[in-house]
RNA sequence: GCGUGGCAAACGGGUGAGUAACGCGUGGAAAUCUACUCUUUGGUGGGGAAUAAUCUUGGGAAACUAAGAAUAAUACCGCAUAAGCUCAGUGAUGAGGAAAGGCCGAAAGGUCGCCAUUGAAAGAGUCUGCGUCAGAUUAGGUAGUUGGUGGGGUAAUGGCUCACCAAGCCGAUGAUCUGUAGCUGGUCUGAGAGGAUGAUCAGCCACACUGGGACUGAGACACGGCCCAGACUCCUACGGGGGGCAGCAGUGGGGAAUUUUAGACAAUGGGGGAAACCCUGAUCUAGCUAUGCCGCGUGAACGAAGAAGGCCUUAGGGUUGUAAAGUUCUUUUACUCGUGACGAUGAUGACGGUAGCGGGUGAAUAAACCCCGGCAAACUCUGUGCCAGCAGCCGCGGUAAUACAGAGGGGGUUAGUGUUAUUCGGAAUGAUUGGGCGUAAAGGGUGCGUAGGUUGCCUUGUAAGUGGAGUGUGAAAUCCCUGAGCUUAACUCAGGACGUGCGCUUCAUACUGCGAGGAUUUGAGAGUGGGAGAGGAAAGCAGAAUUCCUAGUGUAGGGGUGAAAUCCGUAGAUAUUAGGAGGAAUACCGUAGGCGAAGGCGGCUUUCUGGACCAUUUCUGACGCUGAGGCACGAAAGCGUGGGGAGCAAACAGGAUUAGAUACCCUGGUAGUCCACGCUGUAAACGAUGGAUGCUAGAUGUCGGGGAUUUUCUUCGGUGUCGCAGCUAACGCAUUAAGCAUCCCGCCUGGGGACUACGAUCGCAAGAUUAAAACUCAAAGGAAUUGACGGGGGCCCGCACAAGCGGUGGAGCGUGUGGUUUAAUCCGACAAUACACGAAGAACCUUACCAGCUUUUGACAUGGGGAUCGCCGCUCUGAGAGAUCAGAGCUUCGGUUCGGCCGGAUCCCACACAGGUACUGCAUGGCUGUCGUCAGCUCGUGUCUUGAGAUAUUGGGUUAAGUCCCGCAACGAGCGCAACCCUCAUCCUUAUUUGCCAGCGGGUCAUGCCGGGAACUAUAAGGAAACCGCCGGCUUAAGCCGGAGGAAGGUGGGGAUGACGUCAAGUCCUCAUGAUCCUUAUAGGCUGGGCUACACACGGGCUACAAUGGCGGUUACAAUGGGUUGCAAGAAGGUGACUUUAAGCCAAUCCCUAAAAACCGCCUCAGUUCGGAUUGUUCUCUGCAACUCGAGAGCAUGAAGUCGGAAUCGCUAGUAAUCGCAGAUCAGAAUGCUGCGGUGAAUACGUUCUCGGGCCUUGUACACACCGCCCGUCAAGCCAUGGAAGUCGGUUUUGCCCGAAACAGGUGAGCUAACUCGCAAGAGAGGCAUCCUGUUACGGUAGAAUUGGUGACUGGGGUUAAGUCGUAACAAGGUA
Repeated sequence: GCGUGGCAAACGGGUGAGUAACGCGUGGAAAUCUACUCUUUGGUGGGGAAUAAUCUUGGGAAACUAAGAAUAAUACCGCAUAAGCUCAGUGAUGAGGAAAGGCCGAAAGGUCGCCAUUGAAAGAGUCUGCGUCAGAUUAGGUAGUUGGUGGGGUAAUGGCUCACCAAGCCGAUGAUCUGUAGCUGGUCUGAGAGGAUGAUCAGCCACACUGGGACUGAGACACGGCCCAGACUCCUACGGGGGGCAGCAGUGGGGAAUUUUAGACAAUGGGGGAAACCCUGAUCUAGCUAUGCCGCGUGAACGAAGAAGGCCUUAGGGUUGUAAAGUUCUUUUACUCGUGACGAUGAUGACGGUAGCGGGUGAAUAAACCCCGGCAAACUCUGUGCCAGCAGCCGCGGUAAUACAGAGGGGGUUAGUGUUAUUCGGAAUGAUUGGGCGUAAAGGGUGCGUAGGUUGCCUUGUAAGUGGAGUGUGAAAUCCCUGAGCUUAACUCAGGACGUGCGCUUCAUACUGCGAGGAUUUGAGAGUGGGAGAGGAAAGCAGAAUUCCUAGUGUAGGGGUGAAAUCCGUAGAUAUUAGGAGGAAUACCGUAGGCGAAGGCGGCUUUCUGGACCAUUUCUGACGCUGAGGCACGAAAGCGUGGGGAGCAAACAGGAUUAGAUACCCUGGUAGUCCACGCUGUAAACGAUGGAUGCUAGAUGUCGGGGAUUUUCUUCGGUGUCGCAGCUAACGCAUUAAGCAUCCCGCCUGGGGACUACGAUCGCAAGAUUAAAACUCAAAGGAAUUGACGGGGGCCCGCACAAGCGGUGGAGCGUGUGGUUUAAUCCGACAAUACACGAAGAACCUUACCAGCUUUUGACAUGGGGAUCGCCGCUCUGAGAGAUCAGAGCUUCGGUUCGGCCGGAUCCCACACAGGUACUGCAUGGCUGUCGUCAGCUCGUGUCUUGAGAUAUUGGGUUAAGUCCCGCAACGAGCGCAACCCUCAUCCUUAUUUGCCAGCGGGUCAUGCCGGGAACUAUAAGGAAACCGCCGGCUUAAGCCGGAGGAAGGUGGGGAUGACGUCAAGUCCUCAUGAUCCUUAUAGGCUGGGCUACACACGGGCUACAAUGGCGGUUACAAUGGGUUGCAAGAAGGUGACUUUAAGCCAAUCCCUAAAAACCGCCUCAGUUCGGAUUGUUCUCUGCAACUCGAGAGCAUGAAGUCGGAAUCGCUAGUAAUCGCAGAUCAGAAUGCUGCGGUGAAUACGUUCUCGGGCCUUGUACACACCGCCCGUCAAGCCAUGGAAGUCGGUUUUGCCCGAAACAGGUGAGCUAACUCGCAAGAGAGGCAUCCUGUUACGGUAGAAUUGGUGACUGGGGUUAAGUCGUAACAAGGUA
């Protein structure tokens, strides 16, 4: 080394596919086995036949294998023996079956074995109580099925198997089926109860490529054994063979993702061996990985010029920040040198020259990630501009983003940090602890009743539940506590405690249970006597009304509506009278009334019948309550069969309405409504309130009955309203509970999808019952509050309507706007609240626009340097369109310390800067409009409410008024109202010029002209006066009505004065201002043009259309204002605009300044003696200049227009209307605007309607607040889903066919060493092969059930800034 033989290989290691099961967990049980180990007892005698390795000869590519020959054993086989063992037997007793020797030794003996056997330990098998996921859209399952008897089989019980017999067994306490899943100790979480989970470690189970099978063995139906079948793969000479990493490493694939083909048996353990020793990817180590836990470091102290740089800035500064630098110090780590373990109780060390220890060098080698809108600690700048992007939820971003991106700064954690996924928690959000159901989701439509649950009072037994004590078990590890060992910790070790559970023993008996124990009367029921009632069923009867028919009278309409029409009627309607027919429903009584379980029930009478109530307290003696399934009833509509059919009336038809009108209204009208029988089984079947019982203030109606002391009180039963405690989110409920409690049932768990799909059951059908998911949203919902709104209500006001007067809308012109045009027609304002508005005045200027020319520190401000001493101004010349440029001339600073000084001015240079009518009024201030001169808007304290909020402020009166009064859980106050202010109207006082002139005097043709006066007017200062004060009436009061007086009477007229707020109202072009933008231009200057255009549309005006007028003439009476760059008298000229000249006046002095309507005459109704546009022409004025583009005058011309459609505006008294006058702006240029006076009306019954507003109330699905909200179809995109002819799979299963290996039974004439007989040959026993039968895996075939994928087409659903059609809902939503 090969082989025989023995033991092990069933351990150890891996995985979780299967399994819903005695698989697991826990507690028990009896009918069992066990190699090695320990232990007890007894034995180990004598024989035999083979066979491997080996040799020889073959076969085969190989794997392997055939034949022959030889040999050994603790391999194999008989025989002997049998204490104990097994079997039989009551027992005595009988029968049966065993063994192996080796090593050491000279031997004695020792040692390891062998056979049988006793007990143990530990292990294994079996049975069993309890526990162990989801689905009922899985309700019936099961034939070896359940049990028995008897065989067989097993180590052992048992239908485990077989024969026969019986017909059982399981199941609503969930069988069967389907889906999912290894179970546990534990782990994570949680206060706990629970919920989720089953990695590592430990126990059990199952599996080993898939399926089946046995063999060997003590043990397997065996991961690295065998046989067969199948799939896959490898080798092959094509004949045939080999394989099974869910062992350790490693490879490929898959994947978001998971390590080295390492070292050692040194330790711990396992197997073999007598031992040496061998094996051991168990194990111990090392390697990789921040995967987790733990520990440590990346330095420490000092250090302000608060450095530089960065960032921010209000430009001063702040911050980064003692941070850095710098000075001093330390050495954990790192590096380096030396030494060097424990683990080894004698030897042996993989780890490992590792851990540790000692020395040395040197701050040296060592910081990241996330976040900064709120939740939630932490803020600024820049960029971006609903883009890019962020986002856990809410939500950020559309030009000032603490939310995106970057930066600076800050916050958090730290060798980690953030994200993602998942579990528990918060979540009382499945509620046992610990929820709910009137309106938020949720009470079954109602009753009867089965199972079940639950159940009066007294007593008795028992001890199942329950409670106490003891005890067994509840593995170890983990968790917890106390210690110990590694420098600490993590980690490890020791001890303790816990383990809420199950079993056994025992005690107690209150409560529950159990007893075919007993008793009692109050729950329940029965008896007797009463009365109430649209309770139910059937039959009969009645009157009124509608309609129809017949007949009469009678004549032209009737009917219907918002208004009409369809319709009926001269063929006689409607109306009216009489008679008749038929069907349905029952006026009044009649009701907060009655009855019924609910649905529901209404004329009267009769019959049958159910229930409740009261009284009595006679009887039974807990007989009760609830009620899953089940059964019955159950409005209307609908369905079936047969009747009936008057009225009403879906569908339908016609007429209207309307944009349309498949509606609302009208005229008709069929099913149906009615009856009988059957079905349907639903309703907002509602009190949106399940049933039963007990308890808990009252008040007031009403129905039925009883009692009494009978106008009333009391009691029982019902039915209403209010109300305390209590409850409720609130509203509300409140002895008829939604209160306090008990018992039972039903139901809910965000909105939509969805009262749906599929499946099932029921139905004639319609449909009903049961009932999801995908997907989608961050809400949906309840109650209450404040507003706003209503084609809701009440009260009130306003030139809001009405009553009146006059206009606009038609014409022409002027003016503003839109549009168009243009080089430009600058800009703004747009319902009311833009449009004769900014603009109180565009020929240039203004001017912002356009074209062209031109300037660049600038037309203007401040600062620096230099030059000059004047600048300015005036005059002139030249160029130019001008700005401007070039030049000439005139004139020529102040102070002074005498300085190049100071002040001032001009010019030049450079830079800071100037400048902007550029943008944003949605970044702003200020100012303004509007609601609205409407009467409102708030605050403090108190009170009420959980709260938002309410109260006050509402109510009754009153007012112009939240004005005042009264009342009141309010009491006060503020901003508004009113008053105070100005002005007009009356009077008084004072004053008296420029105003006035009564009286006195003077003068003039005449005039306050003069002296004078201070009366009057006026002027302008100060006062008075008016307050519902007085009287009368009414009233509680406030106040109202009337009257007197008064200049004025009830805020005397007018003005100024505009609360909190609304409209992101208007204005960046008045001004101011943040941010942005331009800087030889978006700034400055100039010339010319434009803002003045013109098919058109609109607004607010003027003038008219005429006789209340036009023209002509005559001639009175105002007020406010303005005037020296001015107003200008007078005179003269002109037809006139105006011109010339010129007094007066800086104004109660002078001037503008004449007022006009008025009055008289003519015109006589016409496109005119109306009207004046337009045009021609001649002029005037202003101005540098009237061409684009001014105003005016004269002459001539003489358009439209004859009172204005729909519609619409203003005004209530000195107002409307009408008449003129003045002023601001302004050189000139009003029909506009702001003021002034003259003349001077009408009407208001009243609040129904229109508009606006105020207060109270009501509804609301509105809150951007009705210009709100919102529904459905259609069209389009996307998404998931149902159906679907089919089609492709999975799983389970039935019948039949096939039937490998294996086992069992049979056969065994072929083969056969041991034993028996025989001298032998041979025979026998036994065995093997073979073949047959049975069971059976895979497979085949024909079905069945179930589940999934896919499918033309199709159904609905969801969703998506700006699509279409309408307007269904929310208000009385315009038909509740």

Small-subunit ribosomal RNA from a metagenome, 1376 nucleotides, folded computationally. Rfam family: Bacterial small subunit ribosomal RNA. RNAcentral holds the sequence, with entries from SILVA.